[in-house]
Context: one part of a larger RNA
Molecule: large-subunit ribosomal RNA, domain VI
Organism: Clostridia bacterium
RNA sequence: CGUAGUAUAUUUGAGGAGCGCUGUCCAUAUUACGAGAGUACCGGGAUGGACGCACCGCUGGCGCACCAGUUAUCAUGCCAAUGGUACAGCUGGGCAACUAAGUGCGGAUUGGAUAAACGCUGAAAGCAUCUAAGCGUGAAGCCAUCUCCAAGAUAAGAUAUCCCAUAGCAUAAGCUAGUAAGACCCCUCAAGGACUAUGAGGUUGAUAGGUUGCAAGUGUAAGUGCGGUGACGCAUUCAGCUAGGCAAUACUAAUAGGUCGAGGG
Numbered sequence: 001c002g003u004a005g006u007a008u009a010u011u012u013g014a015g016g017a018g019c020g021c022u023g024u025c026c027a028u029a030u031u032a033c034g035a036g037a038g039u040a041c042c043g044g045g046a047u048g049g050a051c052g053c054a055c056c057g058c059u060g061g062c063g064c065a066c067c068a069g070u071u072a073u074c075a076u077g078c079c080a081a082u083g084g085u086a087c088a089g090c091u092g093g094g095c096a097a098c099u100a101a102g103u104g105c106g107g108a109u110u111g112g113a114u115a116a117a118c119g120c121u122g123a124a125a126g127c128a129u130c131u132a133a134g135c136g137u138g139a140a141g142c143c144a145u146c147u148c149c150a151a152g153a154u155a156a157g158a159u160a161u162c163c164c165a166u167a168g169c170a171u172a173a174g175c176u177a178g179u180a181a182g183a184c185c186c187c188u189c190a191a192g193g194a195c196u197a198u199g200a201g202g203u204u205g206a207u208a209g210g211u212u213g214c215a216a217g218u219g220u221a222a223g224u225g226c227g228g229u230g231a232c233g234c235a236u237u238c239a240g241c242u243a244g245g246c247a248a249u250a251c252u253a254a255u256a257g258g259u260c261g262a263g264g265g
Base pairs, nucleotide, nucleotide: 001152005163007161008160009159010158011157015149016148017147018146021049022048023047024046025045026044028043033038051106052105053104054103055102059100060099061098066093067092068091069090070089071086072085073084074083075082076081110144111143112142117137118136119135120134166177167176168175169174182260183259184258185257186202187201188200189199190198207253208252209251210249211248212247213246214245216242217241218240223236224235225234226233227232
């Protein structure tokens, strides 16, 4: 921009893409078959491998704005307590998110048309013949069934709902302006993200921050008291401190404002 007004939802599916794998074991079965040795078809069940999709409850990894320990040195006048630098100084743990080695699922099934092949009926050719007319069975393959995308499918689809008939100029279609439903700018953001887009919101509000509570992590803060000559230990204290987690709460910021957007056969 188009899709014969504008808009918001919900959809159909022309078409396209994906998937498509396979082992072992068990019973059927000391069966059928076979002299024996051996050893099934068909159908049933279990469990794997590789591959794929999803997820983070479990097991872990990572976790550079979390917690603790600790060395050297500098600083805050000193003690104590802290801060800086040293690969994140080093070390031990670790939330969310992300993630695999973790765990959940998938290939199924069924139908249709077939290939090779196997047939029925059956002439040419009194017989025979699956074929010439006709009719069947038949594969991991083909078309569907399953998953995803999909109306720019310009043949531009469908359904539901919302908005309504002002003004000016032209008067032939029309053009312009302000509006409606609606949308955007702008602003707060994240399950999204290079930007954009997408999604959640904008006071008729829990969108983000803060605060409070909880979860979770670390592991018992500082100060003070007591014990010890002291290093240090004990008590207060399962403390203190805590990151993108979960809730609650308008305290702060989403204010105010602007733009676009139908007039129709």